[in-house]
């Protein structure tokens, strides 16, 4: 800085990525060279080598060899020199990090508590003596390892004596300092040194002083996690006296004493070698402690001490376990955490290399010896750092490869032509490193390397990851939630920039990736630099300890603090100036840093400390006040309840309805009397009072605290408050008591699918009172205490002061304390908060750091119990979460509209048929359409045909369309023949003109055709819905962080977001309205096939002459616009009433349907993309099917009957339609119908008789003279053909059905009802549908609660796929983690006892003893030594109880995830009983009741207050 919660914002948060950098691993690759760098794990076990020695100038010897001598034994010397004795090393160099939370390490200091071997200064000595002993040699023992005894001898091996300053001890004087004490100068005492060797140059010894370097011992600060480790300690803590040590000191040890740590965190568990620094970051700050370098531990695992300046010793001893090994079983030997190197572990980490030439370390005089330190090579892209893998034309863009919109683009600066040679590869020459060392000759692992110089040849040399977003970089093709991808958010379900691959791109590049840990980024532990009213967060509340903080003044001090200087802050490292490697990495060099600690000189303003002083904070008197603060004792009236008696009769009681209950044994009602608990109407108030929980009849007693006012006092006595203490609502526990009411549990009635529940009846714990207990609540203002500051304005409760008023009361200002509203500035994510802060500042405590798991486990404390305090973790998810906006949406509200309910009519729903469908059936009953918005729907008409579906027969360039080569020719039409046909065969007959072409025909090849095969969830277009509903929006301007919001709300009005008025909006657009087509009046125009008043004529027919006046028709005017009056309104828009008018408020109807909603319908009208089929999913043909029937739905027709059926007579339409047609009049048939053929392409003829109506008659309430299905018999018509499967006719027959349960539809006026026509399709017709037509012609609307839609406004929301939404618990499977558990099985530290090695210390009769010392003169004693025994401590081992931890453990507990399982419906809306907290008790489960509290509740009404006007 970005990616992810939301429809969308903001916020809080948490994920996750981008970098950086590693001692790495993996995966693919892989040219070269420089510097580096490599067991992070088993401190796991080791095979073989090698890694410490040296010195003949310390010594006694000595073998080969040269030279010299020889008496030939050999002696001497030269070079050396095995073992050995003595001397220095061997405690350094290298190695590892197991122990260690410690003076182990850093960093300042002290040492007046100490050592320091070799080194270097300085001055001094260096005399004289003495007894041994290994080596050798002899005799032994043993498997070895080793090893006794006898003898011989040497020394710089060891012991003595002399001499010595100094040491040490007293004594006297001086000085000095931080106690103890140091130092100095004089004096007396005590004990006390050496070493040779030599070439004469040296090289040692000795004891003094200083320096130097190493070491030790003590201190002061500093650096881990955990309080689910709160108390630890007995050599502990001090002291005296002793003891030890180089030295201080309980370091040890004997006594006295009771003491030392500890919340500033002991004690105890975990982790862990610290530190220079590495990595990372702006900086603080965090991880980290490979390499380099300082310090420390350690050295197979415990102990020990010896040597020695220095070890308690990595390549030394001793002693125990463990383990390997040899063994002649008796006994020995060993210790890679040196270097290589092997096994093993492991994701992983090198050669059993050269070489001492350099640096350096040890002994040695030196040269030289030694040296797996060390320089060097090897191995590994393990990390960095440099270089290569060509250049230039070609080019006007080759082949291919990929993509295409077919034009092309891209690979692209290919190939091929010239050129160059870095690296490699071949020849030739060849180094500094050595200024060393050595008398000199001579000396170089690396090395014939680095470099150079020369030649050949593009010749040897490119690979990884990625390409939705984040994040540079895209297409195409297989796949079809399947392979797989993915850090996150997420991709895949037939058009995958997200999987594979492939072509292109993109980044890095001899490397790329991944994986893992680490910092960042994370202001996501916030000291710089977070927060806690709703997101996680203020402890129920108060008192008060230690802590921190702290008014004004004065002096004083210099502790903080602040300048200056001096030491120290090792070196490397880091920055930084130069400098050498061809460069750089890396090497040198010089500055800087190194933020600290000390030490000293100043400074004195703040903090701080002493000292005095003050009075505003706080506090104390006095004097008023107000109050449901507490406690205890006493009393009162109303009401329920219960007894008793009275009056009185059949019901009360409850509820949405009702039962359970109670009542004739007399309730309930009512009326006196009485017992008893409880609780305190009205006043009563966003009033009072308390620290909070809380407190409410009255009175008395005892008691805290406010709060105002005075002024005296006391003199900072103050705030806050970790731990502690007290108080702390309801329930709940223990004990006693009481017990009227309510009342968990618990019965019984209801309601329910079920109701463990609402809701009724009854009812025990409790509820009340003492006495203990718990100690929690929405214990909330979800806001911790205190102080000071920062505009108001208006109530209230409680005091003071003033004004006004004579006085009182009211009123007004003013001030303090509370207590509410509203509102500036600020703050807030936003909502809101706003002197009672959530503003701004200080001081101080408490708490948060993603959601679940979990306030759970385990442990500790607490409780009599329930249970509370305290408080994890594994797993798991990418989110949970505030606030806010826009929608849906509610068993929220307000307001409005519709034939939406109501008033009304007439229907469906019963029956019969008809027609779709849905099952069921079939070879097939093709396909679609599925609430409203499918269902007499596509279909405005399936007997073939239609058809798309079966069954069987055929065709394969094809039933259709086009090009293209080739052939052949007319082709078709009719007729015959097989055959169901489709087809085949044969016949008759045969085109045109330019005469080889065109047009056409068939045949065959090839490109292609065709497909009602699938996907309406790829799609165009069309359509249905909300809905003719009144709405959806936009520019600008304003608000607001933002998503938005304002305009579009608000008063009014309208059929309308119509219009008006108001207004941070001010216009505009889709829609509404009109503007179109019809009806309905009227004028003008024109009269034929329409009319016919008047005039004439007539066969009586507008039929003729005529006529334009009327009907009508086609055309074009008028006409209506709330214009006019009046009421009402804002004197607006509108509305209501009236005139006039054919019509009156959009006059009726119709066409017309905004944004957008349903993946809403349709690939089967069409188009269409992708995928499918190609002798078949394509075509022909016959023949069946779509007409099936137990049944169930939908829509309709027919009726059940008298407003009626039948049956004579009769009267009036409108709008169609006609030439393959309509078809008159006439005859013929009971009729369908036929024969026939006028007229007519129609305002002329024809369908065409409209019916219902009117008037007569009949029939009289019944399965009928209703009603017509079903059937049988005969027909008619259409057509190739009515068998499946057409309609219509005559005759016969004559079902169900007597008005339809639940529930449901359509209409508001020329409508509903109800009657008939006509058309379209069509050869006919299943049509009772479906579009028009008109005829007759109503009834009702009080109104708007309710049901249903739908509009606007408000509200609440956990919904946003939007309530057909969301989501909770049980139970059942699955997987995982975890916790309890009978017991197992380890591990670790301790403690009490047992045994008790080696090994210091101590003691000690007896043994044993050279030189030294004493006493002596003996083959003496004695001190000393030494062996041995004995004792004290004392590892490992052994018992035993117990603590602490950890693995496994049948069962068992909840937890988390999981596909569409199962049961309810418990929360979100008033979620259909408001939800939630604590608590009790009950229940499959969510939960439900009881008691108290919250509001983080809707709605409705009521007070009360505050704000505009």
């Nucleotide at each position: 800085g970005a990616g992810u919660u939301u429809g969308a914002u903001c916020c809080u948060g948490g994920c996750u990525c981008a970098g950086g950098a590693c001692g790495a691993a993996c995966g693919c690759u892989g040219g070269c060279g420089g510097c580096g760098u490599g067991c992070u794990u088993a401190a796991c076990a080791c095979a073989u080598g090698c890694a410490a020695g040296u010195c003949g100038a310390g010594c006694g010897g000595u073998a080969c060899u040269g030279c010299c001598c020889u008496u030939c034994g050999g002696g001497c010397u030269a070079c050396a020199c095995g073992a050995g004795c003595g001397g220095c090393u061997a405690a350094c160099g290298g190695g590892u990090g197991a122990c260690u939370a410690a003076c182990a390490c850093g960093u300042g200091g002290g040492u007046a508590a100490u050592c320091u071997g070799c080194c270097c200064u300085g001055g001094a000595c260096u005399c004289u003596g003495g007894g041994a002993u290994a080596a050798g040699c002899c005799c032994g023992g043993g498997a070895a390892a080793c090893u006794g005894g006898g003898u011989c001898u040497a020394a710089u091996a060891c012991c003595g004596g002399a001499u010595a300053c100094g040491a040490c001890c007293g004594c006297u004087g001086g000085a000095g300092g931080c106690a103890u004490c140091u130092u100095c100068a004089g004096u007396g005492g005590u004990g006390g040194a050496a070493a040779g060797u030599u070439c004469c140059g040296g090289c040692g010894a000795u004891g003094c002083a200083g320096g130097a370097u190493g070491a030790g011992c003590c201190c002061g600060c500093g650096g881990c996690c955990u309080a689910u480790c709160a108390u630890c300690u007995u050599g502990u803590u001090g002291g005296u006296g002793g003891g030890g040590u180089g030295a201080u000191g309980g370091c040890c040890u004997a006594c006295c004493a009771a003491g030392g740590c500890g919340a500033c965190g002991a004690c105890g568990g975990g982790u862990a070698g610290c530190c220079g620094g590495c990595c990372u970051g702006a900086u603080a700050g965090g991880u980290c402690g490979a390499c380099c370098g300082g310090c420390c531990a350690c050295a197979c695992u415990g102990g020990g001490a010896c040597u020695g300046a220095u070890a308690c010793a990595c390549g030394g001893c001793c002693c125990a376990c463990a383990c390997u090994c040899c063994u002649a079983c008796g006994g020995g030997a060993g210790g890679c955490a040196g270097c290589a190197g092997u096994g093993g572990g492991g994701a992983a980490u090198a050669u059993u290399g050269c070489g001492c030439a350099a640096u350096g370390a040890u002994g040695a005089c030196u040269u030289g010896c030694c040296u797996g330190a060390c320089g060097c090579a090897g191995c590994g892209a393990c990390u960095u750092c440099g270089c290569g893998u060509g250049a230039g034309g070609g080019a006007u863009g080759a082949c291919g490869g990929c993509c295409u919109u077919c034009g092309g683009g891209u690979u692209g600066g290919a190939a091929c032509c010239u050129c160059u040679u870095u690296c490699g590869c071949c020849a030739g020459g060849g180094a500094c490193g050595a200024a060393g060392c050595g008398a000199g000759a001579g000396u170089g692992a690396c090395g014939g390397u680095a470099c150079c110089u020369g030649g050949a040849u593009a010749a040897u040399a490119a690979c990884c990851a990625c390409c939705g977003g984040c994040u540079g970089a895209c297409u195409a093709c297989c796949u079809g939630c399947c392979c797989a991808c993915a850090a996150c958010c997420g991709c895949g379900g037939u058009a995958g920039u997200a999987c594979a691959u492939a072509g292109g791109g993109u980044g890095g590049g001899a490397g790329c990736g991944u994986u893992g840990g680490c910092c960042g980024g994370a202001a996501u532990u916030a000291u710089u630099g977070g927060g806690c009213g709703u997101a996680a967060a203020g402890a129920g509340u108060u008192c008060g300890u230690a802590u921190g903080c702290g008014g004004a003044u004065u002096g004083u001090u210099g502790c903080g603090u602040c300048g200056g200087u001096c030491g120290u802050g090792a070196a490397a490292a880091c920055c930084u100036g130069g400098g050498g490697c061809u460069u750089a990495a890396c090497c040198c060099u010089g500055g800087g840093c190194u933020u600290g600690c000390g030490g000293u000189c100043g400074a004195u303003a703040c903090g701080g400390g002493c000292a005095g002083a003050c009075u505003u904070g706080a506090g104390u008197u006095c004097g008023g006040u107000a109050g449901g603060g507490g406690a205890g004792a006493c009393u009162g009236g109303a009401a329920u309840u219960c007894c008793u008696g009275g009056u009185g009769u059949a019901g009360c009681g409850g509820u949405g309805a009702a039962a359970u209950g109670c009542g004739c044994a007399g309730a309930u009602a009512u009326c006196a009397g009485g017992a008893g608990g409880a609780a305190c109407a009205c006043c009563g108030g966003u009033g009072g009072c308390g620290a909070a929980g809380g407190c409410g009849g009255g009175u008395c007693u005892c008691u805290g605290g406010g709060c105002c006012g005075a002024u005296a006092c006391u003199g900072a006595c103050g705030c806050u408050g970790a731990g502690g203490a007290g108080c702390g609502a309801a329930a709940g526990c223990g004990u006693g008591g009481g017990g009227a009411g309510c009342g968990a549990a618990c019965a019984g009635g209801a309601u329910u699918a079920g109701a463990u529940a609402c809701c009724c009846u009854g009812g025990u714990a409790g509820u009340c009172c003492a006495c203990g207990c718990c100690g929690u609540a929405a214990a909330c203002g979800u806001u911790g205490g205190g102080c000071g500051c920062u505009a108001g304005g208006u109530g209230u409760g409680g005091g003071g002061c003033u004004c006004u008023u004579u006085c009182c009361a009211c009123g007004g200002g003013u001030u303090c304390c509370g207590u509410g509203c509203c509102g500036u500035a600020g703050c807030u994510a936003a909502c809101g908060c706003a002197u009672u802060a959530a503003g701004c500042g200080c001081c101080u405590c408490g708490c948060c750091u993603g959601g679940g798991g979990a306030g759970u486990a385990c442990g500790g404390c607490c409780g009599c119990a329930a249970g509370g305090c305290u408080a994890a973790a594994a797993c798991u998810c990418a989110a949970a979460g505030g606030a806010a906006u826009u929608g849906a949406c509610g068993g929220g509200g307000g307001c409005c509209c519709g034939c939406a309910c109501a008033a009304g009519c007439g229907g469906c729903g019963g029956a019969g048929c008809a027609u779709g469908u849905g099952g069921a059936u079939u070879a097939a009953u093709u396909c679609g359409a599925u609430g409203c918005a499918a269902c007499g729907c596509g279909a405005a008409g399936a007997a073939c045909c239609u058809u798309a579906c079966c069954u069987g027969g055929g065709c394969u360039u094809g039933a259709c369309a086009u090009g293209c080569g080739c052939c052949a020719g007319a082709c078709a039409u009719c007729c015959c023949u097989a055959g169901a046909g489709a087809u085949a065969g044969g016949g008759c007959u045969u085109c045109c003109c330019u005469u080889g072409u065109g047009g056409u025909u068939g045949g065959u090849g090839u490109g292609c055709a065709g497909g009602u095969g699938g996907u309406g969830c790829a799609u165009g277009g069309c359509u249905g819905u909300c809905g003719u509903c009144a709405g959806c929006u936009c520019g600008u301007g304003u608000c607001g962080u933002g998503a938005g919001a304002u305009g579009u709300u608000g008063g009014g009005u309208u059929a309308a977001g119509u219009c008006c008025c108001g207004c941070a909006a001010c216009g505009a657009g889709c829609g509404c309205a009109a503007c179109c087509c019809u009806c309905g009046u009227u004028c003008c125009a024109u009269g034929u096939u329409g009319c016919c008043a008047g005039c004439g004529g007539u066969u009586c027919g507008g039929c003729c002459g005529g006529g334009g006046a009327c009907u009508c028709a086609u055309g074009g005017g008028a006409g209506a616009c709330u214009g006019c009056c009046g009421g009402g309104g804002u004197c607006a828009a509108c509305u209501c009433g009236g005139a006039g008018g054919a019509a009156g408020g959009u006059g009726g109807g119709g066409a017309u349907g905004a944004c957008g909603u349903c993946a809403a319908g349709u690939c089967a009208u069409c188009a269409u993309g992708c995928c499918c089929c190609u002798u078949a999913u394509g075509u022909c043909c016959a023949g069946g099917g779509c007409u099936u029937c137990a049944c169930a739905c939908a829509u309709g027709c027919u009726a059940c009957a008298a407003u009626g059926g039948c049956u004579a007579g009769u009267a009036c339409a409108g709008a169609g339609g006609g030439c393959u047609g309509c078809g008159a009049g006439a005859c013929c048939g009971u009729g369908a119908g036929g024969u026939g053929g006028a007229g007519c392409g129609a305002a002329u003829c024809c369908c065409u008789u409209a019916a219902a109506g009117c008037c007569g008659g009949u029939c009289u309430c019944a399965g009928u003279u209703c009603g017509g299905a079903u059937u049988g018999g005969g027909g008619u018509c259409u057509g190739c053909a009515a068998c499946u499967c057409g309609a219509c006719c005559c005759c016969a027959u004559g079902a169900a059905g007597u008005c339809g349960g639940a529930g449901u539809c359509g209409c508001u006026a020329g409508u509903a009802a109800u009657c008939g026509c006509a058309g379209a399709u069509c050869a006919g017709c299943a049509a009772c549908g479906c579009u028009g037509c008109g005829g007759u012609g109503a009834a009702u609307a009080c109104g708007u609660u309710c049901c249903c839609g739908g509009g606007c406004c408000u509200u609440g929301u956990a919904c946003a796929c939007a309530c057909c939404g969301c989501c909770c618990g049980u139970c059942a499977c699955g997987u995982c983690a975890c916790g309890a558990a009978a017991g197992u099985c380890g591990g670790u530290a301790a403690c009490a006892c047992c045994c008790g090695a080696a090994g210091c210390c101590c003691a000690c009769g007896g043994c044993c003893u050279a030189a030294c010392c004493c006493c002596u003169u003996g083959u003496g004693g004695g001190a000393g030594g030494g062996a041995g025994u004995g004792g004290u401590c004392g590892a490992a081992g052994g018992u035993g109880g117990g603590a602490c931890u950890g693995g496994c453990g049948a069962u068992u507990g909840g937890g988390a995830c999981g596909a569409a399982g199962u049961c309810g419906u418990a929360a979100c809306a008033a979620g259909g009983u408001a939800g939630c907290c604590g608590u009790a008790c009950c229940g499959g489960a969510a939960g439900g009741u009881g008691c108290g509290g919250c509001u983080g509740g809707a709605u409705c009404a009521c007070c009360u207050c505050c704000u505009u006007u």